This is a predicted structure of a 476-nucleotide part of an RNA (small-subunit ribosomal RNA, 5' domain) from a Candidatus Parcubacteria bacterium. Rfam family: Bacterial small subunit ribosomal RNA. Model confidence (mean pLDDT): 85 of 100. The organism belongs to Candidatus Parcubacteria, within Bacteria.

[in-house]
Context: one part of a larger RNA
C1' cells in the first nucleotide's frame, strides 16, 4: 500500500450502478409463494321465455422432478477435465402407418348415520380423452422355425386439437473409466460380499448391485484404514511474476429440505410447500382425538460486533396450464431501507487592505489567522416552488406501464439547503502557549510524563483526507 458481505466512534448534502442474517441447517404468529384446462366428462348452482351466458366442487387430463432457498452432510457414489456405452426418454421437429368392436365399476348425486372437529361409514344409482376384454400387428419378444404373444380416445361450431406405433433428429439425463483436487502416522495395519469365477434374480442399462456355489484373493510408508476439517469450479483478492490466500453476489455442477426410514404415483423423484412410519417440538381439543414444518418472499423472537420493507406489478423477460381469451407466477421488474461499496457532483464564483473586529503569540515594535471575512458585482449546478413529459410497447387494427408525473426540459424565488474526521517528537506532511508533575495519562514501534512536555489535557495555528475521516479483525 491494496482488499472486505465488514463491525464500531466521530461526522454526514444529492445522484447512479452495485451490495445486505458470515453467528442459531435455532424456534416460528400471519399474509402471500403451483396451478391451470368447462373445446375429455356426468351432474349441481345462479341469470335467463329461449337461445345462450356466468360460478365452481368432482371424476379426469397436463405441471407439481422446473423455478425459488440454503450448505447440513460429503476428502469421494462430490466436482475439475479427456474420453467411453452394456441404456433411457414427457414436452419439440421431421418421416410413415394406424385410429375397429365391446364391457364392468367408481366419484360427484340422492337417501340414511356417526363425529366436538378433522373427517368417515351404509345404501342406491351416472359419465368419460378414467379403467377393462377383444381384433388387427408395421415394429418387438420367444420359437421346437410351424407359430404364439403385443396398440390406440375421441371432442366438434368442419376448421382443427388430440391418441396409437415406428424410424431419425434436437436437447436432456443414466452408468463406466484416466488424471487432478485439504491436514494428521501422537492413526500401520484394513477387508467375509470382502476380491475373483460359475449359474441365476434384478436393472433403461454394465456390474456382489443382490442370491446360491466355488477359489482365496483385494488394499497399504507412491500413506491404505481411522480421526479432524471442508461443498467443487468458472472466478476473486494480492503479487512484476511464480506464488500465496478465499469461495460473499452472478454462472454451471453436486447436495439438504424439523431429524430418522420407507416406498407409491410416474417420462423423470424416493419428491422443500405430495404420501406412509418413527422420534423430538409446537398448536387445537367436548380428553375419544386430531393438526403442523419459512435452509420460499415480506415479518417475528432469540442468540450475535452485525445484516432491510409484513410495499407496488404482472407492463417488461421468463414459465405453467389452455384452441384461444385469459388465469397463476414473493420467479421477474421495480420501489423502500442501509454512506455498506464504487463512480459521479455540490456545499459558491471574481472583485475587495484602513490588512477591520474578536482570537492566538509577542522581543510589546509587532505578527499570525488572512481576501479570509465585512462590501460590491455575477451565477443557481444542488436542494424548494410552478408547467411540460418521456422510451422502455414487440405483436398488421385496437387495448395494454408497476417503475411514475419518474428521468428529462422550461420557467421562478434566492448565496440561499448542504464539513468534518485524523493527525502535528522521529519513522511522517505538519509547532507555540497555558495546564498537570512518573499523577493523570499517550503509545504501531522506538518511547514520552519526577515543575521551562513541539510526544499527556486543552487552546490557537498548522498539515493530510474529505462526505466522509479513523480504529478493529482478516488476507496478500
Nucleotide at each position: 500500500g491494496g482488499a472486505u458481505g465488514a463491525a464500531c466512534g466521530c461526522u454526514g448534502g444529492c445522484g447512479g450502478c452495485g451490495u445486505g442474517g458470515a453467528u442459531a441447517a435455532g424456534g416460528c404468529a400471519u399474509g402471500c409463494a403451483a396451478g391451470u384446462c368447462a373445446a375429455g366428462g356426468g351432474g349441481g348452482c345462479c341469470c335467463g321465455c329461449a337461445a345462450g351466458g356466468g360460478c365452481a366442487a368432482c371424476c379426469g387430463g397436463c405441471a407439481g422432478a422446473c423455478g425459488a432457498g440454503g450448505u447440513a452432510g460429503u476428502a469421494a457414489u462430490a466436482a475439475g477435465u479427456a474420453g467411453g456405452u452394456a441404456c433411457g426418454a414427457a414436452c419439440c421437429c421431421a418421416a410413415a402407418a394406424g385410429u375397429c368392436g365391446c364391457g364392468a365399476a367408481u366419484a360427484g348425486c340422492u337417501c340414511g348415520g356417526c363425529g366436538a372437529a378433522a373427517g368417515c361409514c351404509g345404501a342406491g344409482g351416472u359419465a368419460a380423452u378414467a379403467c377393462g376384454c377383444g381384433a388387427u400387428g408395421g415394429u418387438c419378444u420367444c420359437u421346437a422355425c410351424g407359430g404364439a404373444g403385443u396398440a390406440a380416445a375421441g371432442a366438434u361450431u368442419u376448421a382443427u386439437c388430440g391418441c396409437u406405433u415406428u424410424u431419425g433428429g434436437a436437447u436432456c439425463g443414466g452408468c463406466c473409466u484416466g488424471c487432478u483436487c485439504g491436514g494428521u502416522a501422537u492413526c500401520a495395519g484394513c477387508u467375509a460380499g470382502u476380491u475373483g469365477g460359475u449359474a441365476g434374480g434384478g436393472u433403461a442399462a454394465c456390474g456382489g448391485c443382490c442370491u446360491a456355489c466355488c477359489a482365496a484373493g483385494g488394499c497399504a510408508a507412491u500413506g491404505a484404514c481411522g480421526c479432524c476439517u471442508a461443498g467443487g469450479g468458472g472466478a476473486c483478492c494480492u503479487g512484476a511474476g511464480a506464488g500465496g490466500g478465499u469461495g460473499a453476489c452472478c454462472c454451471c455442477c453436486a447436495c439438504c429440505g424439523a431429524u430418522g426410514g420407507g416406498a407409491c404415483u410416474g417420462a423423470g423423484a424416493c419428491a422443500c410447500g405430495g404420501c406412509c412410519c418413527a422420534u423430538a417440538c409446537a398448536c387445537c381439543u367436548a380428553c375419544g382425538g386430531g393438526u403442523g414444518g419459512c435452509u420460499g418472499c415480506a415479518g417475528u423472537c432469540g442468540a450475535g460486533a452485525a445484516u432491510c420493507u409484513u410495499c407496488c406489478g404482472c407492463a417488461a423477460u421468463g414459465g405453467a396450464c389452455g384452441a384461444a381469451a385469459g388465469u397463476c407466477u414473493g420467479a421477474c421488474g421495480g420501489a423502500g431501507c442501509g454512506a455498506c461499496g464504487c463512480c459521479g457532483c455540490g456545499u459558491g464564483g471574481a472583485g475587495g487592505a484602513u490588512g477591520a473586529a474578536g482570537u492566538g503569540c509577542u522581543u510589546c515594535g509587532g505578527u499570525a489567522u488572512g481576501u479570509a471575512a465585512a462590501c460590491u458585482c455575477c451565477u443557481u449546478u444542488u436542494g424548494c416552488c410552478a408547467g411540460g413529459g418521456a422510451a422502455a410497447a414487440a405483436g398488421u387494427u385496437a387495448u395494454u406501464g408497476a417503475u411514475u408525473g419518474u428521468a428529462c426540459c422550461u420557467g421562478g424565488a434566492g448565496a440561499a439547503u448542504a464539513a468534518g474526521a485524523g493527525g502535528u517528537u522521529g519513522c511522517u506532511a505538519a509547532a507555540c502557549u497555558c495546564g498537570u508533575g512518573c499523577c493523570a495519562g499517550c503509545a504501531g514501534c522506538a518511547g514520552c510524563g519526577g515543575u521551562a512536555a513541539u510526544a499527556c489535557g486543552a487552546g490557537u495555528g498548522c498539515c493530510u483526507c474529505g462526505a466522509g475521516c479513523g480504529u478493529u479483525a482478516u488476507c496478500c